[in-house]
Model confidence (mean pLDDT): 79 of 100. A computed fold for a 131-nucleotide RNA from a Clostridiaceae bacterium, annotated as c-di-AMP riboswitch aptamer (ydaO/yuaA leader).

RNA sequence: AUAAUGACAUCUCCGAAUUUUUUAUAAGAAACGGGGGACCCAUUUUUGGGGUGAAUCCUAAUUUUCAGGUAGGGCAGCUUGGGGUGCCCGAAUCCGUCAGCUAACCUCGUAGGAGUAAUCCAAGCGUCGUG
Numbered sequence: 001a002u003a004a005u006g007a008c009a010u011c012u013c014c015g016a017a018u019u020u021u022u023u024a025u026a027a028g029a030a031a032c033g034g035g036g037g038a039c040c041c042a043u044u045u046u047u048g049g050g051g052u053g054a055a056u057c058c059u060a061a062u063u064u065u066c067a068g069g070u071a072g073g074g075c076a077g078c079u080u081g082g083g084g085u086g087c088c089c090g091a092a093u094c095c096g097u098c099a100g101c102u103a104a105c106c107u108c109g110u111a112g113g114a115g116u117a118a119u120c121c122a123a124g125c126g127u128c129g130u131g
Base pairs, nucleotide, nucleotide: 011115012114013113014112018030019029020028031110032109033108034107035106036105041100048098049095050094051093052092057069058068059067072089073088074087075086076085078124079123080122082121083120084119
């Protein structure tokens, strides 16, 4: 110097996915999210269409390759409304011929997975100590 592993972790990150009540089984509440659903407006249905999500598109390879880039998204440990640098993701799946927006209204979810090496400037909040 490089790579791997472990600890830090009662911590942190992606995500709406947390808190709480109860007889702690059931059934609820709050909070945060998703879908359906008028007038008006808009749109054109086999070239099917649509939803969740950041995850869309282009080029190449061409029976080998599974690569490169990109719209877009995330992280760097007090915060970001202003910059810089660095490291990553850029998937998957659902509905089933059907859904635009949409007040009232109706309805659903509260999972799963992972581990940065804790960066610099500016501005700000807060804590401790001393005078």
The sequence was found by an Rfam model in a public genome assembly.